[in-house]
Context: one part of a larger RNA
RNA sequence: UUGCAGUUAAAAAGCUCGUAGUUGAAUUUCUGGCCAGUCGGGUGCUGUGCUUCGGCCGGUUCACGAUUUGGUCAUCCGUAGGGGAAACCUAUUCGGCCUUCACUGGUCGGUAGGCGGAAUCUACAAUUUAUUGUGAAAAAAUUAGAGUGUUUCAGGCGGGCAAUCGCUUGGAUACUCCAGCAUGGAAUAAUGGAAUAGGACUUUUGUCUAUUUGUUGGUUCAAGGCAAAAGUAAUGAUUAACAGGGACAGUUGGGGGCAUUCGUAUUUAAUUGUCAGAGGUGAAAUUCUUGGAUUUAUUAAAGACGAACUUAUGCGAAAGCAUUUGCCAAGGAUGUUUUCAUUAAUCAAGAACGAAAGUUAGGGGAUCAAAGACGAUCAGAUACCGUCGUAGUCUUAACCAUAAACUAUACCGACUUGGGAUCAGCAGGGUCUUCCAAGCUCUGUUGGCACCAUAUGAGAAAUCAAAGUCUUUGGGUUCUGGGGGGAGUAUGGUCGCAAGGCUGAAACUU
Numbered sequence: 001u002u003g004c005a006g007u008u009a010a011a012a013a014g015c016u017c018g019u020a021g022u023u024g025a026a027u028u029u030c031u032g033g034c035c036a037g038u039c040g041g042g043u044g045c046u047g048u049g050c051u052u053c054g055g056c057c058g059g060u061u062c063a064c065g066a067u068u069u070g071g072u073c074a075u076c077c078g079u080a081g082g083g084g085a086a087a088c089c090u091a092u093u094c095g096g097c098c099u100u101c102a103c104u105g106g107u108c109g110g111u112a113g114g115c116g117g118a119a120u121c122u123a124c125a126a127u128u129u130a131u132u133g134u135g136a137a138a139a140a141a142u143u144a145g146a147g148u149g150u151u152u153c154a155g156g157c158g159g160g161c162a163a164u165c166g167c168u169u170g171g172a173u174a175c176u177c178c179a180g181c182a183u184g185g186a187a188u189a190a191u192g193g194a195a196u197a198g199g200a201c202u203u204u205u206g207u208c209u210a211u212u213u214g215u216u217g218g219u220u221c222a223a224g225g226c227a228a229a230a231g232u233a234a235u236g237a238u239u240a241a242c243a244g245g246g247a248c249a250g251u252u253g254g255g256g257g258c259a260u261u262c263g264u265a266u267u268u269a270a271u272u273g274u275c276a277g278a279g280g281u282g283a284a285a286u287u288c289u290u291g292g293a294u295u296u297a298u299u300a301a302a303g304a305c306g307a308a309c310u311u312a313u314g315c316g317a318a319a320g321c322a323u324u325u326g327c328c329a330a331g332g333a334u335g336u337u338u339u340c341a342u343u344a345a346u347c348a349a350g351a352a353c354g355a356a357a358g359u360u361a362g363g364g365g366a367u368c369a370a371a372g373a374c375g376a377u378c379a380g381a382u383a384c385c386g387u388c389g390u391a392g393u394c395u396u397a398a399c400c401a402u403a404a405a406c407u408a409u410a411c412c413g414a415c416u417u418g419g420g421a422u423c424a425g426c427a428g429g430g431u432c433u434u435c436c437a438a439g440c441u442c443u444g445u446u447g448g449c450a451c452c453a454u455a456u457g458a459g460a461a462a463u464c465a466a467a468g469u470c471u472u473u474g475g476g477u478u479c480u481g482g483g484g485g486g487a488g489u490a491u492g493g494u495c496g497c498a499a500g501g502c503u504g505a506a507a508c509u510u
Stems, first nucleotide, its partner, number of pairs: 004481003007462002012478001014353001016351002021346003025239002031074006038066003042062001044060004049056002078124005088114005094109005128190003131185005143174002147157002159168003200232010211222001243343001244340003248335002251332002256328004262306002266302006273295001277288002314321002358399006368392001372388004410477003414469002417453003422448010457464002483510003492503004
């Protein structure tokens, strides 16, 4: 590993990218003929067989069928050098047998020659591995297992016969991972080849080099290297994955950034009208108030926020995103008789983003409001309720990196039941409009957020079209968990200004 689990019991990193690693679409020598062999059933012949007389068993011939084994051909198992078998041909004054009047003819050998080129050896070339069959090799003890009356057994490697010399037999066999060696197979999985042809083969030409044929010199031939020309060939590029990337088209969205614009509310301020209360609560009080509170009206300023429309609707990797308009770049889905052609999936290390709170330095401070103060309540109240109120809440620049960051459910791919809605695109009908466009409506299709019903599926159940296709257990890849506490603590390392984050025990206890 076979062979666990991860919604709720322990456990899917907050999210995305990403290197190593792991995994990765289909396609390329299929098939046929002949001979020999094996097996099957059948027909015919047959038996010093058996018989319960139904048949059974065996031998042989013929045709058929099957798959497999071997050889050969279509279709090269390389080249060069050795090596030289079988088969075949010729001759024979040689031999055996048969035959002939006859060495006449036939056949089987022997010898000699020719043809032939097998087994096999060496050198050079050749795509390389994984995998698998076989073999050699691989300590013993152990294990399995053969033999053997340790009296049996656990064991041991002994024993048996004879009883004077002695004779005789065993001390087997199997398994033996990985790595290495030899050899056969060629499915599967990698890998290589001809694309700027520097490709293959054939022929020719030129040029250079050295070597051999007794020696020297010369031409040529042969050999090797380089270059050129011509020719031969079906000359040489697999599909276009309901894999992926790119281009293009019209869209779509509360996706992002920057600027701009609007809205009411709140608080404060100014002016104004009136007059005794107003606030607040379960009831009160703290609080404000003839220096006119609260309330009414007209305005102004500030900072925040963006109601109703607002939905089991949209967008975004997640966090998250909602006034108008403009600008900037990006994205998804759809459409496509467009293009590339394996470019892909998931991912240690590493990186970007990451609510709220918090930290640093500016700005801004309307509201709300940790801390704090007071009033109540209460046995007490350091709370819930009320009145104030600082940090903060907003923004810029920089940190922090955590949340019940939840769908408590990793990502990619395939399959397995129905249904009606809805969002986006596309295609095609209908209606309205004089026509177009835009609406409304219908059908189909692709991709989304979800929902309803159901289960010969799953589950401990709740429930789940995924949490199914799992003891009938293997599609690919990553991460995490192993009783409860101690403890996300101590210590070490590392990151951070800090707060703290990441990594992360043990003793002990139960």